[in-house]
């Protein structure tokens, strides 16, 4: 001095699949009502059921790779987990900054 690549961070993009059914009347809102009686509706939450998705994570096989004993291995597969309006999350891609750093 070049800077493959790695880690962290900020920003942008980022798919798929039921706004499903039932129970509880737990919480909140709203309506009727003289009412602190009682009831209806909506949303959330918890639990249960069936259906589905794969791109957090996890697991399996394996092309392939290596220092070839053995190990590393996917966007493939499985769905344990996670998810199925919006929000959140989201592999991966691009980019900013910091640190490390093969190679020349």
């Nucleotide at each position: 001095a070049u800077g493959a690549c790695c880690u962290u961070u900020g920003c942008g993009g980022g798919a798929g699949a039921g706004a499903u059914c039932g129970u509880u009347g737990u919480c909140g809102g709203u309506c009727c009502g003289a009412a602190c009686a009682g009831g209806g509706c909506c949303g959330a939450a918890a639990c249960g059921g069936c259906g589905c998705c794969g791109a957090a994570g996890g697991a399996g096989c394996a092309a392939c790779c290596g220092c070839c004993c053995c190990g590393g291995a996917a966007a493939c597969u499985c769905u344990c987990a996670g998810g199925c309006a919006a929000a959140u999350g989201g592999a991966c891609c691009g980019u900013u900054a910091a640190g490390g750093g093969a190679u020349g």